The RNA shown here (transfer RNA) has 72 nucleotides and comes from uncultured Sphingobacterium sp.
Its mean pLDDT, the model's own confidence on a scale to 100, is 81.
The source organism's lineage runs through Bacteria, Bacteroidota, Sphingobacteriia, Sphingobacteriales and Sphingobacterium.

RNA sequence: GCCUUCGUAGUUCAAUGGAUAGAAUAUCAGAUUCCGGUUCUGACGAUAUGGGUUCGACUCCCUUCGAGGGCA
Numbered sequence: 001g002c003c004u005u006c007g008u009a010g011u012u013c014a015a016u017g018g019a020u021a022g023a024a025u026a027u028c029a030g031a032u033u034c035c036g037g038u039u040c041u042g043a044c045g046a047u048a049u050g051g052g053u054u055c056g057a058c059u060c061c062c063u064u065c066g067a068g069g070g071c072a
Base pairs, nucleotide, nucleotide: 001071002070003069004068005067006066007065010025011024012023013022018055027043028042029041030040031039048064050062051061052060
């Protein structure tokens, strides 16, 4: 340099082009307890950047950024 896979809550993962992007875990609050742990309930929190296609994009296309792999 070329090709290719990937980028989603703090973390690990989901999500046929169509609902308010969902769960586990973590954190916080409450219930429970003499206190703590466990358990239960609730809250908080995300689509790497910019553009395009489409009635509608996490999903399809392109650019940039970042990570991995292959070839030279």